About this RNA: Predicted 3D model of a 330-nucleotide part of an RNA (large-subunit ribosomal RNA, domain IV) from Taylorella equigenitalis. NCBI's taxonomy places the organism under Bacteria, Pseudomonadati, Pseudomonadota, Burkholderiales, Taylorella. Its mean pLDDT, the model's own confidence on a scale to 100, is 87. Rfam family: Bacterial large subunit ribosomal RNA.
Context: one part of a larger RNA
RNA sequence: CUCAGGAGAAGGAACUCGGCAAAUUGAUACCGUAACUUCGGGAGAAGGUAUGCCUUUGUAUGGUGAAUAGCCAGAAGAGGCCGCAGAGAAUAGGUGGCUGCGACUGUUUAUUAAAAACAUAGCACUCUGCAAACACGAAAGUGGAAGUAUAGGGUGUGACGCCUGCCCGGUGCUGGAAGGUUAAUUGAUGUGGUGCAAGCUAUUGAUCGAAGCCCCAGUAAACGGCGGCCGUAACUAUAACGGUCCUAAGGUAGCGAAAUUCCUUGUCGGGUAAGUUCCGACCUGCACGAAUGGCGUAACGAUGGCCACACUGUCUCCUCCUGAGACUCA
Numbered sequence: 001c002u003c004a005g006g007a008g009a010a011g012g013a014a015c016u017c018g019g020c021a022a023a024u025u026g027a028u029a030c031c032g033u034a035a036c037u038u039c040g041g042g043a044g045a046a047g048g049u050a051u052g053c054c055u056u057u058g059u060a061u062g063g064u065g066a067a068u069a070g071c072c073a074g075a076a077g078a079g080g081c082c083g084c085a086g087a088g089a090a091u092a093g094g095u096g097g098c099u100g101c102g103a104c105u106g107u108u109u110a111u112u113a114a115a116a117a118c119a120u121a122g123c124a125c126u127c128u129g130c131a132a133a134c135a136c137g138a139a140a141g142u143g144g145a146a147g148u149a150u151a152g153g154g155u156g157u158g159a160c161g162c163c164u165g166c167c168c169g170g171u172g173c174u175g176g177a178a179g180g181u182u183a184a185u186u187g188a189u190g191u192g193g194u195g196c197a198a199g200c201u202a203u204u205g206a207u208c209g210a211a212g213c214c215c216c217a218g219u220a221a222a223c224g225g226c227g228g229c230c231g232u233a234a235c236u237a238u239a240a241c242g243g244u245c246c247u248a249a250g251g252u253a254g255c256g257a258a259a260u261u262c263c264u265u266g267u268c269g270g271g272u273a274a275g276u277u278c279c280g281a282c283c284u285g286c287a288c289g290a291a292u293g294g295c296g297u298a299a300c301g302a303u304g305g306c307c308a309c310a311c312u313g314u315c316u317c318c319u320c321c322u323g324a325g326a327c328u329c330a
Base pairs, nucleotide, nucleotide: 001325002324003323004322005321006320007319008318010316011315014314019311027051028050029049030048031047036041038159052081053080054079055078056077061073062072063071064070082086094309095308096307097306098305099304100303101301102300106118107117122157123156124155125154126153127152128151134143135142136141160296161295162294163293165226166225167224170223171222172219173218174217175216176215179214180213181212190203191202192201193200194199227245228244229243230242231241254288255285266282267281268280269279270278
């Protein structure tokens, strides 16, 4: 010096990306316990007090039992004794506050990712009438299902609460069938070859002709989309208001510098002596927005960010002890 343990004056996160690591806490009984809440929780919240041994006494009491037989469990109170220390060692939650995300338990990258990703109950749309839809399979057949629309398949969303606005022009899907277009097919007519001719043959292609497409409607919890310019109020500023252009329709509620904000460390407030993070607001949303769900939300989380108390060798600033290596000598 390395590794594994242990102790430490004063300070106590000044360390650091970050309290990483370590320390603190820890059992049982009693007292006591906030916001919030889906009234279940939160909660072991938080925060306190007690704990040994001896005598009363294995007593009161409870269980079993026919039994104050036996056996098992076993306080509370009173009095006393000892130590620095009585859950005397070991095993045995650190706690609280604000906030993002995901409701939750669960699942996942076997071997760098456990999460905000996946799933989930719930919600919605859609298909399917049974020899079901759908899937596997040249097929036979099988699953679906020994089920039958309160069933089964597919898709999206993701507990719960309050809600889910406008647009059907494009794309898709569903329905419609008048017209247009349209294949094989049908084969009017004309022309060529050949033959004396009947005809045979080559070609022409009027007409007939389905679905589809065009067309007409519906449909957005289908794929998706949800504007610009100019002017205007008795300070200024702003614009409830007006004009105009374009569109299928011009973003409603709610939220908003956000897991989304470029400018940006936006501005204001809070917390700090000092805060690019954090919390609360504002709205100028580069480029939120309503089941590609919007906004809230108790509980939950080896989840992300911030703060505080306690605690500490993380640090100021290192020191010592124990053990194992390394190293030196034999």